Context: one part of a larger RNA
RNA sequence: CUGGGCGUAAAGCGCGCGUAGGCGGUGUGUUAAGUCAGAUGUGAAAGCCCUGGGCUCAACCCGGGAACUGCAUUUGAUACUGGCACGCUAGAAUGUAUGAGGGGAUAGUGGAAUUUCUAGUGUAGAGGUGAAAUUCGUAGAUAUUAGAAGGAACACCAGUGGCGAAGGCGACUAUCUGGCAUACUAUUGACGCUGAGGUGCGAAAGCGUGGGGAGCAAACAGGAUUAGAUACCCUGGUAGUCCACGCCGUAAACGAUGUGAACUAGUUGUUGGAACUUAAGUUUCAGUAACGCAGCUAACGCAGUAAGUUCACCGCCUGGGGAGUACGGCCGCAAGGUUAAAACUC
Numbered sequence: 001c002u003g004g005g006c007g008u009a010a011a012g013c014g015c016g017c018g019u020a021g022g023c024g025g026u027g028u029g030u031u032a033a034g035u036c037a038g039a040u041g042u043g044a045a046a047g048c049c050c051u052g053g054g055c056u057c058a059a060c061c062c063g064g065g066a067a068c069u070g071c072a073u074u075u076g077a078u079a080c081u082g083g084c085a086c087g088c089u090a091g092a093a094u095g096u097a098u099g100a101g102g103g104g105a106u107a108g109u110g111g112a113a114u115u116u117c118u119a120g121u122g123u124a125g126a127g128g129u130g131a132a133a134u135u136c137g138u139a140g141a142u143a144u145u146a147g148a149a150g151g152a153a154c155a156c157c158a159g160u161g162g163c164g165a166a167g168g169c170g171a172c173u174a175u176c177u178g179g180c181a182u183a184c185u186a187u188u189g190a191c192g193c194u195g196a197g198g199u200g201c202g203a204a205a206g207c208g209u210g211g212g213g214a215g216c217a218a219a220c221a222g223g224a225u226u227a228g229a230u231a232c233c234c235u236g237g238u239a240g241u242c243c244a245c246g247c248c249g250u251a252a253a254c255g256a257u258g259u260g261a262a263c264u265a266g267u268u269g270u271u272g273g274a275a276c277u278u279a280a281g282u283u284u285c286a287g288u289a290a291c292g293c294a295g296c297u298a299a300c301g302c303a304g305u306a307a308g309u310u311c312a313c314c315g316c317c318u319g320g321g322g323a324g325u326a327c328g329g330c331c332g333c334a335a336g337g338u339u340a341a342a343a344c345u346c
Stems, first nucleotide, its partner, number of pairs: 003318004007300002012314001014201004021194003025088007033081002035077008049065006091191001092188003095184005103177007110154001115149007125136002162169002206247006215241002220236004258313006266291011295302002319346003328339004
């Protein structure tokens, strides 16, 4: 080096872009590097192996052979791989025409509700709970009417429906902007796939500076409950939640299922296109779901969105604990993150 694996047993990086590398459609010609065949040289001796012989045998020793699977040179072969040249269009990309969408960013606008304030009506309770109390209220609460302020979130529509690489995205309007699908097959002509390092994005919480602060609410205070109650319940309530800029870089970041490609019975729903029929509908492309055959699986289950049959490339696993810890490095303002052992023990 070679093995077996990664949905749930250990194991798919949270997700993209992409460097090196690995791998790569189809035809013709050429080359002959890989590959294959022949020849020559070399591949020390001893040893191993085969064979013959010498010590009475053996160990041991001597002769011969084979082998030394390698390397170099040379002569050929040309299917495959590679190089070069010229082509092709089925991969990929572009164009044109349509189309759907909570994809992203910025600005503006809207209504319902909560809270607070002002004014009116009005009077003794309100609130809360299993029951209460803390709490609010005759300095006029709760309720109700009108007005104002301010912040945050957008009921219904709403759907195993849509969009996005993932995180995620839901009022309305405008502007800017990314991706996707279908048709035409018009253009380019393999421009492709994967991707160690690298680089970007990345929920919530948290951190820094400056704003903002309605509701909710870690911490905290009080009231209950209880044997106790540092809780569950109640009354309050600060960070935070919101905005701008900058960090953090982690999650059961889950489909616990890496990306891309090809092939492999059917049935039913649904989203967005296209074609044909128009009576129901049929066909097809791209998604998204529910069943189900073969096959796979330890089973559960998966089953054209595979966990089936194969290929390319990457990542990862190798008994439990110690431990995702220590030490060191790198990153971070910090919190900490990342990389990552051993002793010992079962």

This is a predicted structure of a 346-nucleotide part of an RNA (small-subunit ribosomal RNA, central domain) from an uncultured bacterium. Rfam family: Bacterial small subunit ribosomal RNA. RNAcentral holds the full RNA, with entries from ENA and SILVA.